The RNA shown here (Bacterial RNase P class A) has 353 nucleotides and comes from a soil metagenome.
The RNAcentral record of the sequence draws on MGnify.
[in-house]
Parts: sequence; C1' cells; structure tokens
RNA sequence: CAGGCCGGGUGACCGCGGGCCGGUUCGCCGGUCCGAGGAAAGUCCGGACACCGAAGGGCAGGACGCUGGGGAAAACCCAGGCGGCGAAAGCCGACGGAAAGUGGCACAGAAAGGAAACCGCCAGAGGCGAGAAAGAGCUCUCCGGAGACGCCUAGGGUAAGGGUGAAAAGGUGGGGUAAGAGCCCACCAGCGUCGUGGUGACACGACGGCUUGCCAAACCCCGUCCGGUGCAAGGCGAAGCAGGCUCCGCUGACGCUGCCCGCCGAGGAGCCGGGUGCGCCGCUCGAGCCGCCGGGAGACCGGUGGCCUAGAGAGAUGGUCAUCCAAGACAGAAUCCGGCUUACAGGCCUGCU
Repeated sequence: CAGGCCGGGUGACCGCGGGCCGGUUCGCCGGUCCGAGGAAAGUCCGGACACCGAAGGGCAGGACGCUGGGGAAAACCCAGGCGGCGAAAGCCGACGGAAAGUGGCACAGAAAGGAAACCGCCAGAGGCGAGAAAGAGCUCUCCGGAGACGCCUAGGGUAAGGGUGAAAAGGUGGGGUAAGAGCCCACCAGCGUCGUGGUGACACGACGGCUUGCCAAACCCCGUCCGGUGCAAGGCGAAGCAGGCUCCGCUGACGCUGCCCGCCGAGGAGCCGGGUGCGCCGCUCGAGCCGCCGGGAGACCGGUGGCCUAGAGAGAUGGUCAUCCAAGACAGAAUCCGGCUUACAGGCCUGCU
C1' cells in the first nucleotide's frame, strides 16, 4: 500500500417479539426453536412488485458519456487504454465535441482571441550638443561644412528581452535580419494522412503543411436511455352513519402528471355536519445464503449438495450478577433486492513496496 475477516466471550437468573406443539375457564398458560448490521444509516442511483385514461404521439425536462467484458439494471463491478500524483507497491479521474454557433476569461496588465507596443530594441526623418531638455561639448577642415558619438521629438517596424497574470498565440538551439519573427533549418510537442500491431480505446513508425489559447459540473451540439406515483403501493372482510350548502361539468369536467395533440365519457371539487378509527392479506423462499466441482485473467457464469436465517403494527431483540480478556467503536430492521456514499474504539489474516 492492497485485499479479506472479526468487532466482546462464557455461565446463571429475569424479561420481550414470532413460528410450531400441547393445554385452556378462550382471558391466556406451558414446552421447544428462531430473533438486527457491516453498515440495518443517508434515502443518492438502479430494479422487483403494486396501482394508475391507449403507460398513444410530440415538445419540454432529466440522467449518463474512453474501450472491451459482466450484470435484471445502475451515478454498479472487472480488465484494459489515456491523463494526473507517488521513490515504489499503488491511488485518483463526469475521460464525447472548443476549425457548428453563442457566451465567459475576475484582479493585475499596453494587450485575454479577428491579439496587443507600457518599458526595451531597430532603421530612416526632423531637431539639439548649453539648449526647449539631458548623465552629451569628439575628429577633420579650404571655416562653407563633413563625419563619429550621444540626446530629444513625432510617427513607423519589432512579440527576441523586461514587466502583469491561472493563462501572453508552440518550446529549445542555430541561421537570418536594421531590429525581429516558423521568416528558414534541426530536434521536441501538437495536428493531419498513410502503414504496422491490437476486438477496441490506443500505441509505434514514416511522411506532410509548419501551428489551431482555456472553459461544455456555461448555454449548446452529438450519442444512449427515461410514463407517473410509491407498501400510507394495493387487495379482502366486518361494523357504523344523516344529510345540507356552494361551485364546475356532455360547448367534455375528472382521469396522466409541465405544455400541446389524441383517447375516454359523467360525474367532480370545496365547506359544514354525522359515523368509524377493527380484523386479515400484501409480509418475507429470495436476481437468497453456505460448501464443493468446473469454466474464466477477473467481474462473473454453470453444475451439484446442504440450509431456512426477524417480520412487528405504538412497533420485540433487553436487563442484572459472576467471570475472562487486549475492557468492547459506529450504530439498530419496518415491502424486498442490487449498488454507491458516509460513520466506526480495537483486533486478526494474506500478499506487495
């Protein structure tokens, strides 16, 4: 660093929920067996299941986004590619498109994308050499001037250098030039084409013109997928009650939703009043768990044998004592399952650096 596992043990007594068996005066009683987690949590993602006008169309909206495989599916898993981090084992990555369009790039800075001239550098022009100003008053001379050097001014050239910035229009070196510049060249980076290897992402090589900023968890474009509501879903039984008022509606209400179309076709909404506030199902056997064998690099798949492992409905799973040790963390089911994420005292095992 990676993977896996445990997460108080034993005994006694008292207690709670459920199944089965027996008894019962139908109220319960006794016996026996079972009784939270790796996260039961957050309710984030995907489903099963249930119900809902044709689960009909379109728009809008949402999710996802390298490749191959697995999986019912997924914001999941495995393997690989690419990028980043690390000395390494290894870890992390919403990782399609910025030459389709729109938009943004704070502060600083002259300029932030159809680049830009603040300082600096450069050639020419004009002026000056004690004057407009300065750190400048040189050389030659036939005294008219000429040359060198330096300075100033206004335009111009320049992206090498300085400075600003997260980012300054490929990088380094050489040539070139007045100074510079892919202006030219070599190497490197990047882009395109071709070839080779690979299922593929991609890698490597050759050639080419010399070059395109960043942001899409900004709008957007492209591709794939998505009907809605959630077990208070939903179903059955029993008991009880009393209606009244207002509004909407066959010119189509309600029903399926944000909108439109289409469909259906007679009830619907609100307020006041009255009754009940009980039982049963859904409900736990399931994409189930464990062992072995086989396939596969792995996720996983197949075969075979075994197991049944909470199911309440105000909601059980606890308490006391003794003893041992390394002195016990985070936390507790509520339709179920697959994931992700988050919390976790302490301890064990395996492999690697």

It matches the Rfam family "Bacterial RNase P class A". The family's RNA type in Rfam is ribozyme.